Description:
A computed fold for a 129-nucleotide RNA from Micromonospora sp. HM5-17, annotated as c-di-AMP riboswitch aptamer (ydaO/yuaA leader).
């Protein structure tokens, strides 16, 4: 001096998932998200086939049931738009859920980035001078 790794602190990305407080907890509280829930209005019963939430992550065609190619939809670090590239899991309730004031109940993880795919064109904005 160069390269790798791992701590720790700062900056930022996806995401509801972030803040504050002592008593340091399976805590409280703010914020944010989602569930349940009237009357009004939707809708209508069984069965072939059980329904319903969370999330972007759902359908559809092939399969030798590992999968495979598509795909609604999500994401690529101000916004949108098109071009290209990723993603398109996973889990939870139990035969029960439309909408919903009042109410009542949960979560607040996670996984990344280092001049960088934080991409390339166009428009438009914000901030600085």
């Nucleotide at each position: 001096g160069c390269g790798g790794a791992g701590c720790c602190g700062g900056c930022g990305c996806c995401u509801a998932a972030u803040c504050g407080c002592c008593a340091u907890g399976c805590g409280c509280g703010a914020g944010c998200c989602g569930g349940g829930g009237a009357a009004c209005c939707a809708g209508g019963u069984u069965c072939c086939u059980g329904g319903g939430g969370u999330g972007a992550a759902u359908c559809c065609g092939c399969g030798u049931c590992a999968g495979c190619g598509g795909u609604a939809g999500g994401g690529a670090u101000c916004u949108u738009c098109c071009g290209u590239c990723c993603c398109g899991a996973a889990c939870c309730c139990g035969u029960c859920a439309g909408c919903u004031a009042a109410c009542c109940c949960g979560g607040u993880c996670g996984g990344c980035g280092a001049u960088u795919g934080a991409c390339g064109g166009a428009a438009g904005g914000a901030c600085a001078g």
The sequence was found by an Rfam model in a public genome assembly. The source organism's lineage runs through Bacteria, Bacillati, Actinomycetota, Micromonosporaceae and Micromonospora.